RNA sequence: UGAGUGUGAAAGAUAAUCGCGGCUAUCCUGUUGGGUAGACGAGGAAAGUCCGAGCUCCAUAGGGCAGAAUGCCGGUUAACGUCCGGCGAGGGUGACCUCAGGGAAAGUGCCACAGAAAUGUGAACCGCCGGCUUUAAGCCGGUAAGGGUGGAACGGUGCGGUAAGAGCGCACCAGCAGUCGAGUAAUCGGUUGGCUAGGUAAACCCCAUUCGGAGCAAGACCAAAUAGGGAAGGGAUGAAGCUGCCCGCUGAUCCUUCCGGGUUGCGUCGCUUGAGCUUCCAGGUAACUGAAAGCCUAGAUAAAUGAUUAUCACCGCUUUGCGGAACAGAACUCGGCUUAAUGAGCACUCAUAUU
Numbered sequence: 001u002g003a004g005u006g007u008g009a010a011a012g013a014u015a016a017u018c019g020c021g022g023c024u025a026u027c028c029u030g031u032u033g034g035g036u037a038g039a040c041g042a043g044g045a046a047a048g049u050c051c052g053a054g055c056u057c058c059a060u061a062g063g064g065c066a067g068a069a070u071g072c073c074g075g076u077u078a079a080c081g082u083c084c085g086g087c088g089a090g091g092g093u094g095a096c097c098u099c100a101g102g103g104a105a106a107g108u109g110c111c112a113c114a115g116a117a118a119u120g121u122g123a124a125c126c127g128c129c130g131g132c133u134u135u136a137a138g139c140c141g142g143u144a145a146g147g148g149u150g151g152a153a154c155g156g157u158g159c160g161g162u163a164a165g166a167g168c169g170c171a172c173c174a175g176c177a178g179u180c181g182a183g184u185a186a187u188c189g190g191u192u193g194g195c196u197a198g199g200u201a202a203a204c205c206c207c208a209u210u211c212g213g214a215g216c217a218a219g220a221c222c223a224a225a226u227a228g229g230g231a232a233g234g235g236a237u238g239a240a241g242c243u244g245c246c247c248g249c250u251g252a253u254c255c256u257u258c259c260g261g262g263u264u265g266c267g268u269c270g271c272u273u274g275a276g277c278u279u280c281c282a283g284g285u286a287a288c289u290g291a292a293a294g295c296c297u298a299g300a301u302a303a304a305u306g307a308u309u310a311u312c313a314c315c316g317c318u319u320u321g322c323g324g325a326a327c328a329g330a331a332c333u334c335g336g337c338u339u340a341a342u343g344a345g346c347a348c349u350c351a352u353a354u355u
Stems, first nucleotide, its partner, number of pairs: 001351007010342001012312007020041002023038006043327001047338002050336005055215004062247004067211005072086004087101001088099004102206002107204002109200003125147002127143006155173006174196001176193007219269003222265001229259006240250002276295004281290003314324004
């Protein structure tokens, strides 16, 4: 200097004038209203609605089956399928990245085509060796080292041995089993052994762990009005009640259907003090936890949170000026994940050149 990897601040600031919204205080007012002053007023994702919870109701609410989710180990958390650290496998020269990461010797299924063979301790197309017959050729036996097919052919490479071969024997390696050591564990290392048990579970399945349901349009209250109407059926031999089923439990003028009538305010609450935020200290590799001090930061309801001017900051250029500024807007709240899009700075890797 170039090319990369990881992380990541910030998302303009200040002042004045004018204009909106609710809240607080105060004054006026017949009030459903008006004036004045004050502090505050849309994000890192508010988006998606993919997970988890707080909260509300069923509701007094248990057990089992089904179903669903997660899936290496340890930690963190209110909880999670999040996050942090480690192990293993794969990719990359590397910094680093990715993993739907338990079990194939419990069982079932699938592996097209090609190939002799992809049912399991089985297979023989070419080939190699031996024997019989014989002009050629054919038949029988042995073999799976060589060649072919395929993504994969039943441990791999080499040497010896053999009629030709083969873990048949040996050396090294992989796998499997035993054993010893390190580690909380996943796992790793040493050693011994016999020679060796395809793939696939985001196929069914098995194993371990976890799990009520519905959702702020949840739900509670006030006001107003009407016909606490009529008919049929069910119901203590149990209506109704909790995703589905079963058991258990509670338990009554209740439930279902049809006909007819009233109301539907754009009412109030829920609605913002929280698993809250900031700073510092302590513990921890980290995620995070604990203690202390300080702060209060929209609650609208058809939907407010804005406009102008000036200065400063950032970026670019034709530099005493001009222009630009991404993705995008609250609606019960919070912890994550995913997506959109501009990225200061910091750390690290590789290449080249110079000293």